The prediction has a mean pLDDT of 84. This is a predicted structure of a 99-nucleotide RNA (c-di-GMP-I riboswitch aptamer) from a Gammaproteobacteria bacterium. Of the family's consensus pairs, 95% are formed in the model. The sequence was found by an Rfam model in a public genome assembly. Lineage of the source: Bacteria > Pseudomonadati > Pseudomonadota > Gammaproteobacteria.
[in-house]
RNA sequence: GUGCUUUCAUGGCAAACUCGCUGAAAGGCGAGGGCGCAAAGCUUCCGGUACGAGGCCCUACUUUAAGAGGGUGAGGUCUAGCACAGCGGGGUUACCAGC
Numbered sequence: 001g002u003g004c005u006u007u008c009a010u011g012g013c014a015a016a017c018u019c020g021c022u023g024a025a026a027g028g029c030g031a032g033g034g035c036g037c038a039a040a041g042c043u044u045c046c047g048g049u050a051c052g053a054g055g056c057c058c059u060a061c062u063u064u065a066a067g068a069g070g071g072u073g074a075g076g077u078c079u080a081g082c083a084c085a086g087c088g089g090g091g092u093u094a095c096c097a098g099c
Stems, first nucleotide, its partner, number of pairs: 003099003012037002017032006035086001041092003045089003048084002051081001054079002057076003060072004
């Protein structure tokens, strides 16, 4: 120096929850707090999952003599997009100890 394994020592990160800010939402940020993590450092390249204000379609109600069309901060499917790195894979960086 490189690879593999481990976490002795030194430390590191920080789940749920609470408070504040932010977002349409999922979520994010800060403080407290520790469930856990040997990459629970970084990175959305792949899969997956969550949200979906906006968009398309459908349904319901309403308007109309009826239909079409319109309206409703109504409901549903899909989707642009957003998010999750503590869902998994990939890429990349890294301390100590041992071999």